A computed fold for a 485-nucleotide part of an RNA from Palmophyllum crassum, annotated as small-subunit ribosomal RNA, 5' domain.
Lineage of the source: Eukaryota > Viridiplantae > Prasinodermophyta > Palmophyllophyceae > Palmophyllum.
The gene name in the source record is rrn16.
The coordinates come from a structure-prediction model, not an experiment, and the mean pLDDT is 85.
Context: one part of a larger RNA
RNA sequence: GAAUGAACGCUGGCGGUAUGCUUAACACAUGCAAGUUGAACGGUUUUUAUUUUUUGAAAUAAAAAAAGUAGCGGACGGGUGAGUAACACGUAAAAAUCUACCUUUAGGAAGAAGAUACCAACUAGAAAUGGUUGCUAAUAUUCUAUAAGCUGAGGAGCUAAAAGUUUUUCUGCCUAAAAACGAGUUUGCGUCUGAUUAGCUAGUUGGUAAGAUAAAAGCUUACCAAGGCCACAAUCAGUAGCUGGUCUGAGAGGAUGAUCAGCCACAUUGGGACUGAGACACGGCCCAGACUUCUACGGAAGGCAGCAGUGAGGAAUUUUCCGCAAUGGGCGAAAGCCUGACGGAGCAAUACCGCGUGGAGGAUGAAGGUCUAUGGAUUGUAAACUCCUUUUGUUAGAAAAGAAGUCCUGACGGUAUCUAACGAAUAAGUAUCGGCUAACUCCGUGCCAGCAGCCGCGGUAAUACGGGGGAUGCAAGCGUUAUUC
Numbered sequence: 001g002a003a004u005g006a007a008c009g010c011u012g013g014c015g016g017u018a019u020g021c022u023u024a025a026c027a028c029a030u031g032c033a034a035g036u037u038g039a040a041c042g043g044u045u046u047u048u049a050u051u052u053u054u055u056g057a058a059a060u061a062a063a064a065a066a067a068g069u070a071g072c073g074g075a076c077g078g079g080u081g082a083g084u085a086a087c088a089c090g091u092a093a094a095a096a097u098c099u100a101c102c103u104u105u106a107g108g109a110a111g112a113a114g115a116u117a118c119c120a121a122c123u124a125g126a127a128a129u130g131g132u133u134g135c136u137a138a139u140a141u142u143c144u145a146u147a148a149g150c151u152g153a154g155g156a157g158c159u160a161a162a163a164g165u166u167u168u169u170c171u172g173c174c175u176a177a178a179a180a181c182g183a184g185u186u187u188g189c190g191u192c193u194g195a196u197u198a199g200c201u202a203g204u205u206g207g208u209a210a211g212a213u214a215a216a217a218g219c220u221u222a223c224c225a226a227g228g229c230c231a232c233a234a235u236c237a238g239u240a241g242c243u244g245g246u247c248u249g250a251g252a253g254g255a256u257g258a259u260c261a262g263c264c265a266c267a268u269u270g271g272g273a274c275u276g277a278g279a280c281a282c283g284g285c286c287c288a289g290a291c292u293u294c295u296a297c298g299g300a301a302g303g304c305a306g307c308a309g310u311g312a313g314g315a316a317u318u319u320u321c322c323g324c325a326a327u328g329g330g331c332g333a334a335a336g337c338c339u340g341a342c343g344g345a346g347c348a349a350u351a352c353c354g355c356g357u358g359g360a361g362g363a364u365g366a367a368g369g370u371c372u373a374u375g376g377a378u379u380g381u382a383a384a385c386u387c388c389u390u391u392u393g394u395u396a397g398a399a400a401a402g403a404a405g406u407c408c409u410g411a412c413g414g415u416a417u418c419u420a421a422c423g424a425a426u427a428a429g430u431a432u433c434g435g436c437u438a439a440c441u442c443c444g445u446g447c448c449a450g451c452a453g454c455c456g457c458g459g460u461a462a463u464a465c466g467g468g469g470g471a472u473g474c475a476a477g478c479g480u481u482a483u484u485c
C1' cells in the first nucleotide's frame, strides 16, 4: 500500500447492488418448512334436487367434508462442516455393474380365487396405543395358462400383465431390446505438520473352494502357503471437509476455502436393518445412552446443523414479515393443491458504487475570536447582503415493464419512473499537525498528569501532555484494533 463475512470509538443525508453466528455440531417455547391423486377403490357423514311412498322412510343424481386401502413422491429441494490425511477431493483412465419417471423399437394383456383396512359390536388402557368377532372393494394380493427373454453343452427348466375415464380417445399395465440421465466399483498421479513418532501388520499378503453382492475383490468363511508395507517416511501423533475460486503480488509465489457453483460427510450420541429403482433415510422405523416433557407410577412422547424466533456463549451477525405473480420441484388427464426452494419486503454505513449537504456576485476586508513587536496580522469572500437553481426534501397528480398464454392472473406496489407547486430550504464529520509524514502558535501543567507505531517527549519559556485559535488529510464517513499478502 492492498484486502476483510470483521469488531470497537466518535459521527451520520439519500439511492442502487451485494453481504450478514467466523464463537457452543450448545439447549430449544411457538408457528410453518412434503404432499398429492375421487380419471385406482369401497364405504361413512352433511346439504340440495327429483321420483316412489304405508309419511317411518327408500331410491337416483349433484355438491361438499373427514378418515381408510392403493399409487407416486417423502433418497429432490433446504441446512451444517462435527468427523475425515483417504480414491474424501482434483485430474486422467478402467471393467465386472444397476438405473423409477422420460424417449425409441418389437410384442403382449387369457382364465380364476381367497383375503383385508375403513365400518359395526364387544373389550384392555390414565394416555399413547391396542385386542376379539363380523362385513366389503380395488390399478392391493394369490393361483393357472402363454413366453420372443434368462439359465444350461444339450435334454430340459424358470419368470408377466390392470384397468380407469367426462365415451372413443386418451391415460395407464406386462415382457424384451436400445438410448439418455443418474449411481456404485477399481487404478496412475497430486493433496498440511512432526523422526524429541522407526519399525508396522494376523484376514494381515497371496492361492484354492464355497458363500455374499447389482457388480470385480479377503467382501465373508474353511483349508493351504508366509507373506505385505517402510528412510522415496510405513506406523503413530497433531491439525484439517476437498475443489472451481478468493485476497495479495510485476510475476514466481504466499495466504485462504464466507457468499455463488461441483463433490463428500453428517442430522441429539452410538448401533441396526426394513421399504424401495434409489436410503442404511434431517422433519421414517427398531434398540441402547444422555437430556427434556406428560403420567392414574403400570408406562408414554420428543429431537431447529430447514425458515423465522428464544436462552446461553461471545468483541460480534437481522423479521416469530408478504406471496406462490415469476423461475423451479412433487402429485394429478386436467382444473388445481402443496412448496420458509424461490421471488420479494423489513433491519444493519457491514462492503462496493453513485449523488447531495447549494451556485454566482459580494471589502467599511463588519462584529466576535485568536495572536501581536500594539502598527497590525489571521479567521476571510468566509459571513451579512443581492441575484439564481431545486439534485435532494415535502405536498399533490399520473403511473409501469416484469404475463409466458386469445381471455384471466403482480407478492413486490400505488413501488420504480414522470409532471407540477413550495422553499437554500432537510443534510459534516473525523483523525492528525517533533521526525518518518501533509499541517504552528498561545495558555495550562512541571519526570506530575499524561503521550507513544519506531526514534522518543514531560524535571518552569513543551510546535510531542491537556485546552483555545489556526492548519493539513480523508469524507458519510473517519480513526483504532485483529488477521493475510
Base pairs, nucleotide, nucleotide: 001485002484003483004482006481007480008479009478010477013355014354015353016352017351018350019348020347021313026311027310028309030308031307032306035072036071037070040069041068044065045064046063047062048061049060050059051058052057079266080265081264089190090189091188092187093186094185097183098182103178104177105176106175107174108173110144111143112142113141119134120133121132122131123130124129149158150157151156163171164170192238193237194236199229200228201227204226205225206224207223208222209221210220211219241263242262243261244260245256246255247254248253268289269288270287271286272285291302292301293300294299319345321344322343323342327341328339329338330337331336358388359387360386361385368379369378370377371376393422394421395420396419397418398417402412429474430473431472432471433470434455435454436453440469441468442467443466444465450457451456